Source information
Predicted 3D model of a 138-nucleotide RNA (FMN riboswitch aptamer (RFN element)) from Frigoribacterium sp. RIT-PI-h.
RNA sequence: AACGCGCUCCGGGGUCAGUGAAAAUCUGAGCCGGCGGUCACAGUCCGCGACCCGUGUCGUCACCGAGAGGUGCCGACCCGGUUGAACCGGUGGAACUCCGGUACCGACGGUCAUAGUCCGGAUGAGAGGUAGCGCGGG
Repeated sequence: AACGCGCUCCGGGGUCAGUGAAAAUCUGAGCCGGCGGUCACAGUCCGCGACCCGUGUCGUCACCGAGAGGUGCCGACCCGGUUGAACCGGUGGAACUCCGGUACCGACGGUCAUAGUCCGGAUGAGAGGUAGCGCGGG
């Protein structure tokens, strides 16, 4: 020095117009793109996270039961599951990642009217980053 552990810090973007009683939700035209990987830079490749669902364990509360215990709501944790979308041409040793063209996708709840873009859970969680500090470490 590598590396390991702990703490701190960081860790998601985006709208106007028209119609209408009512739409940032419809229609038209725009705009946005988390994290790691990859021979080379990725919303669309391979994985991961968020959201959602389920089993289990534990806990609170309520109810049932003589008791053992059982049932239900909610919460925490572990594990598992679901989870969208890209092609063509060019350059190159190498690109579904770059350049050119044309496409496509986007959790849940809310809403005078259907939401990637508004509001909310969320001043949350988090894939991770490795910036700072400490300890270990030849």
It matches the Rfam family "FMN riboswitch aptamer (RFN element)". Gene Ontology term of the family: FMN binding. Rfam describes the family as follows. The RFN element is a highly conserved domain that is found frequently in the 5'-untranslated regions of prokaryotic mRNAs that encode for flavin mononucleotide (FMN) biosynthesis and transport proteins. RNAcentral records the identical sequence in 2 taxa. Model confidence (mean pLDDT): 80 of 100. NCBI's taxonomy places the organism under Bacteria, Bacillati, Actinomycetota, Actinomycetes, Frigoribacterium.